[in-house]
RNA sequence: AUCCGAAAAAGGCAAAGCCGCCGAAAGGCGGUGACGCAAAAUCACCGGUCUAAGGGGCUGCAGAAGCCCUAAGACAGCGGGAUCGCCGGA
Numbered sequence: 001a002u003c004c005g006a007a008a009a010a011g012g013c014a015a016a017g018c019c020g021c022c023g024a025a026a027g028g029c030g031g032u033g034a035c036g037c038a039a040a041a042u043c044a045c046c047g048g049u050c051u052a053a054g055g056g057g058c059u060g061c062a063g064a065a066g067c068c069c070u071a072a073g074a075c076a077g078c079g080g081g082a083u084c085g086c087c088g089g090a
Stems, first nucleotide, its partner, number of pairs: 002090004012037002017032006035077001041083003045080003048075003054070006
């Protein structure tokens, strides 16, 4: 430096649910809690997925209400990629 994760040690992270806060929502943060994880560390670059406040279109008497499209919002615990990294083995 590259590849691998059978056993071990030191440890680490924390799904769902519940509580609080933020957010239009998706979702996020903190607490609790452990389904799992060797990158479940970091980054929205590619694909994908979620949401649709704002914007656009339509229905409508309507400034009511509803429907459709849209990411500048999200998901890194969906896949790929990039960067950094613990222990052990080859």
The RNA shown here (c-di-GMP-I riboswitch aptamer) has 90 nucleotides and comes from a Candidatus Competibacteraceae bacterium. Lineage of the source: Bacteria > Pseudomonadati > Pseudomonadota > Gammaproteobacteria > Candidatus Competibacteraceae. It matches the Rfam family "c-di-GMP-I riboswitch aptamer". Clan: c-di-GMP_I riboswitch clan. Model confidence (mean pLDDT): 90 of 100. The sequence was found by an Rfam model in a public genome assembly.